[in-house]
Context: one part of a larger RNA
RNA sequence: GAACGAACGCUGGCGGCAGGCCUAACACAUGCAAGUCGAGCGGACCCUUCGGGGUUAGCGGCGGACGGGUUAGUAACGCGUGGGAACGUGCCCAAAGGUACGGAAUAGCCUCGGGAAACUGAGAGUAAUACCGUAUGUGCCCUUCGGGGGAAAGAUUUAUCGCCUUUGGAUCGGCCCGCGUUGGAUUAGGUAGUUGGUGGGGUAAUGGCCUACCAAGCCGACGAUCCAUAGCUGGUUUGAGAGGAUGAUCAGCAACACUGGGACUGAGACACGGCCCAGACUCCUACGGGAGGCAGCAGUGGGGAAUCUUAGACAAUGGGGGCAACCCUGAUCUAGCCAUGCCGCGUGAGUGAUGAAGGCCCUAGGGUUGUAAAGCUCUUUCAGCUGGGAAGAUAAUGACGGUACCAGCAGAAGAAGCCCCGGCUAACUCCGUGCCAGCAGCCGCGGUAAUACGGAGGGGGCUAGCGUUGUUC
Numbered sequence: 001g002a003a004c005g006a007a008c009g010c011u012g013g014c015g016g017c018a019g020g021c022c023u024a025a026c027a028c029a030u031g032c033a034a035g036u037c038g039a040g041c042g043g044a045c046c047c048u049u050c051g052g053g054g055u056u057a058g059c060g061g062c063g064g065a066c067g068g069g070u071u072a073g074u075a076a077c078g079c080g081u082g083g084g085a086a087c088g089u090g091c092c093c094a095a096a097g098g099u100a101c102g103g104a105a106u107a108g109c110c111u112c113g114g115g116a117a118a119c120u121g122a123g124a125g126u127a128a129u130a131c132c133g134u135a136u137g138u139g140c141c142c143u144u145c146g147g148g149g150g151a152a153a154g155a156u157u158u159a160u161c162g163c164c165u166u167u168g169g170a171u172c173g174g175c176c177c178g179c180g181u182u183g184g185a186u187u188a189g190g191u192a193g194u195u196g197g198u199g200g201g202g203u204a205a206u207g208g209c210c211u212a213c214c215a216a217g218c219c220g221a222c223g224a225u226c227c228a229u230a231g232c233u234g235g236u237u238u239g240a241g242a243g244g245a246u247g248a249u250c251a252g253c254a255a256c257a258c259u260g261g262g263a264c265u266g267a268g269a270c271a272c273g274g275c276c277c278a279g280a281c282u283c284c285u286a287c288g289g290g291a292g293g294c295a296g297c298a299g300u301g302g303g304g305a306a307u308c309u310u311a312g313a314c315a316a317u318g319g320g321g322g323c324a325a326c327c328c329u330g331a332u333c334u335a336g337c338c339a340u341g342c343c344g345c346g347u348g349a350g351u352g353a354u355g356a357a358g359g360c361c362c363u364a365g366g367g368u369u370g371u372a373a374a375g376c377u378c379u380u381u382c383a384g385c386u387g388g389g390a391a392g393a394u395a396a397u398g399a400c401g402g403u404a405c406c407a408g409c410a411g412a413a414g415a416a417g418c419c420c421c422g423g424c425u426a427a428c429u430c431c432g433u434g435c436c437a438g439c440a441g442c443c444g445c446g447g448u449a450a451u452a453c454g455g456a457g458g459g460g461g462c463u464a465g466c467g468u469u470g471u472u473c
Stems, first nucleotide, its partner, number of pairs: 001473004006469005013345006019338002021303001026301003030298003035062003040059002043056005069256003078181007087173002092169008100134004110123005140149003154161002182228003189219003194216008231253004235246004258279005281292004309335001311334003317331001318329004348378004358369004382414001384409005392400001417462005422443003428457005438445002
């Protein structure tokens, strides 16, 4: 000098754009953040012009694996980059073919119970795009090549929307490998599923991934192992560059969701607002037993030098469901708060010498503040008031918002501070103090004439900021 997710002190007019718990991955009151489909199904209830319409607990389907948060863990194929073969892929696209015949249940509802509650038991009986069997099967899978296995679902306003099998694509993902990826040797040896093979199991798939047996390997001073630290990257910052530091916001990837473990469902999870078990904590309880998980958006307590509203809207963009109308969406778009940063603008312009008054200094002549003020002549940005008033939307639909913007009105009117002045370093005098009080980044000032302390006048610098502290180069 530059930079900052900054903080603190003094000060503070306006606007645009951005940013805003770096600390306790500490604990959380309250509200909201993931639903939707009656064109899958049977009921119940309501309305009815008796044609029909509506609401919906339950069964069922799709979605809740996305989006949003956080950085605890992780030194690792986690990430970055470049390759690879033994894989999967709901919805979407293209193509080929099919959608036949049957059956048995179960929730809801009804009856009877248990329980304080959460919830739950028995009986009777019922539907489906829920479940099961048979048939067919172009193609598909297995095969000892003889053969064997295996599908489907209907709805409707008759336009369509679906369902099943197979092939290919697209997208997304799983896996493997080369190289790169912090510090410590005051960590030198580490390793028994360990290293390899065979058989088997398991997986969508390769593989000690798992298992039985066999062999004794494998890694390591080119730093294994251990310890500490850390999410990685595009980037950011500094620098002429090389390099150093860093990884907030935005974007990609990973990991996590009270702590630890586990699987279920599913195309996809070992699942933030799903389930089970254990633990800590909090709450309810009739003491028998139950409920919960903000590292979603707001917000609260706590910690801290320090970081915001318990706001509006689905209008736009996007997402889920639905044929659609539409519903949901704290994603998102907006508004609120904060000089936290960057950028822009203003706090007036011209003229004005008896160089007014006052202040300060003085050699008492004067000098300086200083064209500065007053006065005169103007202007009206911004803020204020009044009127008009968008784009963003493609036919309709605008939260923002009567916002931006435009026009008019009034009046210099409402709007300047902070730090410094010994040298480095731009800027000097007087008074007070007297090694005191104090200053200080370094050198150093202060013990009676202090340009270095405190005040004043004057001056210098930056300016809605200025200075200090911290950190990086």